[in-house]
C1' cells in the first nucleotide's frame, strides 16, 4: 500500500401473500384466528446493496404438495437489480532500520 473476514456510520434498494371468522353492509375496508417466512402494511421493524438469489421480470409458466397460497422444487448463477466511508484485522506485495 492492497485486500479476505468481522463490526459500525451515513445513504440507498425491496416485499408485504393464502384460508377462515366477526364487524361494516355488498364493495372494499377494519378487527381477530391460522399457514409459510427474517418480514405478511407493522416500520424508528425486517431483509438486501455489485464477490449483488434482497427483490423484480419471464409468469395468468412447469412439476409436487396443501384447507389454501410463490407452500416446496424447477425455470436459474437466465435477464434486470440498490454504495460510499470508518474501525478492527489475517494475508499478500513493497520499503526502511538493526544484528
Nucleotide at each position: 500500500u492492497g485486500u479476505a473476514g468481522c463490526c459500525g456510520u451515513u445513504g440507498g434498494g425491496g416485499g408485504u401473500g393464502g384460508u377462515c371468522c366477526c364487524g361494516u353492509c355488498u364493495g372494499g375496508c377494519g378487527g381477530g384466528a391460522u399457514c409459510u417466512g427474517a418480514g405478511a402494511u407493522u416500520a424508528u421493524a425486517c431483509c438486501c446493496c455489485c464477490c449483488g438469489a434482497a427483490c423484480c421480470u419471464g409468469a395468468u409458466c412447469c412439476g409436487g404438495g396443501u384447507a389454501a397460497u410463490g407452500c416446496c422444487g424447477g425455470c436459474g448463477g437466465a435477464g434486470g437489480g440498490a454504495a460510499a466511508c470508518g474501525g478492527u484485522g489475517g494475508c499478500a506485495a513493497g520499503a526502511g532500520u538493526a544484528a
Predicted 3D model of a 99-nucleotide RNA (TPP riboswitch aptamer (THI element)) from a Candidatus Zixiibacteriota bacterium.
NCBI's taxonomy places the organism under Bacteria, Pseudomonadati, Candidatus Zixiibacteriota.
The sequence was found by an Rfam model in a public genome assembly.
Of the family's consensus pairs, 95% are formed in the model.